[in-house]
RNA sequence: GGACAGACGGUCGCGGGUUUCGUGAGAAACGCGAGGAAAGUCCGGACACGGCAGGACACGGUGGUGGAUAACGUCCACCCGCCUUUGAUUGCAGGCUAGGGCUUAGUGCCACAGAGAGUAGACCGCCGAUGGUCAUGUUCGCAUGACACAGGUAAGGGUGAAAGGGUGCGGUAAGAGCGCACCGCAUGCUUGGUGACAAGUAUGGCUUGGUAAACCCCACCGCGUGCAAACGCAAGCAGUUCUCGAUUCACUUUUGUGAAUGUCCUUGUCCGAGGAAUGAGAACGGGUCGCGUGCAAAAGUGUGCUGGUAACAGUAGACGUAGAUGAAUGGCCGUCCACGACAGAAUCCGGCUUAUCGUCC
RNA sequence: GCGAGAUAGCUCAGGCGGUCAGAGCGUCGGAUUCAUAACCCGGAGGUCGAGAGUUCGAGUCUCUCUCUCGC
Numbered sequence: 001g002g003a004c005a006g007a008c009g010g011u012c013g014c015g016g017g018u019u020u021c022g023u024g025a026g027a028a029a030c031g032c033g034a035g036g037a038a039a040g041u042c043c044g045g046a047c048a049c050g051g052c053a054g055g056a057c058a059c060g061g062u063g064g065u066g067g068a069u070a071a072c073g074u075c076c077a078c079c080c081g082c083c084u085u086u087g088a089u090u091g092c093a094g095g096c097u098a099g100g101g102c103u104u105a106g107u108g109c110c111a112c113a114g115a116g117a118g119u120a121g122a123c124c125g126c127c128g129a130u131g132g133u134c135a136u137g138u139u140c141g142c143a144u145g146a147c148a149c150a151g152g153u154a155a156g157g158g159u160g161a162a163a164g165g166g167u168g169c170g171g172u173a174a175g176a177g178c179g180c181a182c183c184g185c186a187u188g189c190u191u192g193g194u195g196a197c198a199a200g201u202a203u204g205g206c207u208u209g210g211u212a213a214a215c216c217c218c219a220c221c222g223c224g225u226g227c228a229a230a231c232g233c234a235a236g237c238a239g240u241u242c243u244c245g246a247u248u249c250a251c252u253u254u255u256g257u258g259a260a261u262g263u264c265c266u267u268g269u270c271c272g273a274g275g276a277a278u279g280a281g282a283a284c285g286g287g288u289c290g291c292g293u294g295c296a297a298a299a300g301u302g303u304g305c306u307g308g309u310a311a312c313a314g315u316a317g318a319c320g321u322a323g324a325u326g327a328a329u330g331g332c333c334g335u336c337c338a339c340g341a342c343a344g345a346a347u348c349c350g351g352c353u354u355a356u357c358g359u360c361c
Numbered sequence: 362g363c364g365a366g367a368u369a370g371c372u373c374a375g376g377c378g379g380u381c382a383g384a385g386c387g388u389c390g391g392a393u394u395c396a397u398a399a400c401c402c403g404g405a406g407g408u409c410g411a412g413a414g415u416u417c418g419a420g421u422c423u424c425u426c427u428c429u430c431g432c
Stems, first nucleotide, its partner, number of pairs: 001361004006336007014033002017030005035342001039353002042351005047226004059222005064078005079099001081096004100217002106215002108211003123157002125153003130150002132147006165183006184206001185204008230293004239284006246261006263276004300319002303316005337340001362432006370386004379417001388404004410426005
């Protein structure tokens, strides 16, 4: 790194499916029934609905190079850097890596300590070139010595995570890339590589500390909500429309047809007035309870071959593999062994992370 | 399928990286009182939920887990 996740047999159950029998309820037979993580919900997609000409701003994410992929923050290969292995160096091997840009954009921060923390800095030290003061000598121009006042100095000490290239030689009053050699750095060129980059060479002479998992800049990517998405059918209640209902008259052999008046109560009746109640049926649109679809043939699994370093892709033939909705996959018995871990699908898929008794290669 | 949070015994600040680990209540000791309470003075008590990473430096920034709460 890969594979497996107690094995076999019997029996009783549970959830779907198919077939047969049965008017039906149901019964019988056959066959299927959790995972490598089904988990966390940390990423990416499919799918569905809403929005959308297109673009910009804002917001969020990613960040070496090349490739793989539906896509990814995943995977593969490579590059720079770091670590392990060594007494040490180089090489080999293995591992890790959120690895664009700290400036020919800007800003912020670097506590404490320390003289100085980013246009550097003089505390201890070093020096006495230059200026100054004093002393001595003097050919009166100055010379020598002392002081360390002005000053020079970043070698050494000290502080710190970090002190503005490193080592050596020269040089100097002492020092300093001040000069040189090597190394590092920056820039240009050449060669190799698709590229990150590497090697060589020339120049510069160090100017430019760290921090972007600080704001930010650059490049690229990203619409929102999520299967309780969404779609179909559709009790009940409510709504809209229509019809019928009872009475009278006319016609008709009858069934029935046509016309008028809505019904009931208050008055004995009619008109008028007032009040009260509101039936049955049908249709329509939306849609609740509920039912169904979505829902498992999937970017599917494993085998062979081909291409590729690999991730992966292509191709041949094979398999076809859970689908619940209070939510199934379990209990018991027998045999054997290494004595059985983590753990239970809920739209699906690709990853990552985390948990895991053990066995084999 | 989403969104918040975890800091002392309890309730909460701190969230902008550094001497910044705090407040109130509680607790312990002292003082006061005849005694107790209250008041007053002083102290202790924290691996900032766990583990890694970035950084000189992490309670704070990033990632992964654990637990709690809410829709």